[in-house]
RNA sequence: AGAAGUCUUAGAGGAGCGGUACGCAUCAGUACUUGAAGCGAGGGUGAAACGACCCAACGACCUUCAACGAAAGGGCAAAGCAAUACGUACCGCCGAAAGCUGUGCGCAACGUUUCAGCGCGCAUCUUGGGUUGCAGCGUGAACAGCCUGCAAACUGUCGAUCCGUUCAAUACGGGUCGGAGCGCUAACGACAAU
Numbered sequence: 001a002g003a004a005g006u007c008u009u010a011g012a013g014g015a016g017c018g019g020u021a022c023g024c025a026u027c028a029g030u031a032c033u034u035g036a037a038g039c040g041a042g043g044g045u046g047a048a049a050c051g052a053c054c055c056a057a058c059g060a061c062c063u064u065c066a067a068c069g070a071a072a073g074g075g076c077a078a079a080g081c082a083a084u085a086c087g088u089a090c091c092g093c094c095g096a097a098a099g100c101u102g103u104g105c106g107c108a109a110c111g112u113u114u115c116a117g118c119g120c121g122c123a124u125c126u127u128g129g130g131u132u133g134c135a136g137c138g139u140g141a142a143c144a145g146c147c148u149g150c151a152a153a154c155u156g157u158c159g160a161u162c163c164g165u166u167c168a169a170u171a172c173g174g175g176u177c178g179g180a181g182c183g184c185u186a187a188c189g190a191c192a193a194u
Stems, first nucleotide, its partner, number of pairs: 001194001005191003008187004014094001016093007023076002033067006042055004046115006097127003101123007128155002131152006138146002157179009
C1' cells in the first nucleotide's frame, strides 16, 4: 500500500412501518337499568367436570311492549381537499413491522384441573415494499378493517444481457429476464491474505 472477506458506524426505498393524544362517525337506539303484561320452574359464574356461593311460587329464567341509555375493541367513513389514496399533531423507526408454531410470566374468572381469550418476553421459520382484484366454515357488529392464500401491474435494490451517450469507461440513462432484506449503498474506520 492493501483485493475478496469479516466487523463497526451511518444511510436509502415512499400511497414506507409502528405508537401516543385529540377530534369525528360507527358500534347502537345495542348492552345495562326501570315499569307493565304473559309463561310457570328452574336460572347464574368465559367453556367443561367437581365443589362452593347467589337469585327464584313475595314468580327467577324466558317472550312482548314502553322509558332511559352507554362503553371497549376496531375505523378515518362522511364533509373538505387532492389526478387517485391520504382526519390533525407529535414520537420511535427502515425486519421498520406482521404472521404461524413452540415456550415462560402475568391478567380475567368463587376454588381446583383442562381448554379457550387478552397482554408482555424469548426462539425457529415465512414476508423487500405498498396498491388493486379475487378467495375464506378465519377475526370482527360490519359489505369497514385485520389475517392468510393466489394473481396482476407498479416500485426500490442487486445480478445477467442488450441499446444509447461518452475519446474511452466498471460513470449516466433506458429495455428485457431473474433473485431476495441473513439483502443493498457508503466510509480518510478496525481486522486482514499478499
A computed fold for a 194-nucleotide RNA from a Bacteroidota bacterium, annotated as Lysine riboswitch aptamer. Lineage of the source: Bacteria > Pseudomonadati > Bacteroidota. The coordinates come from a structure-prediction model, not an experiment, and the mean pLDDT is 77.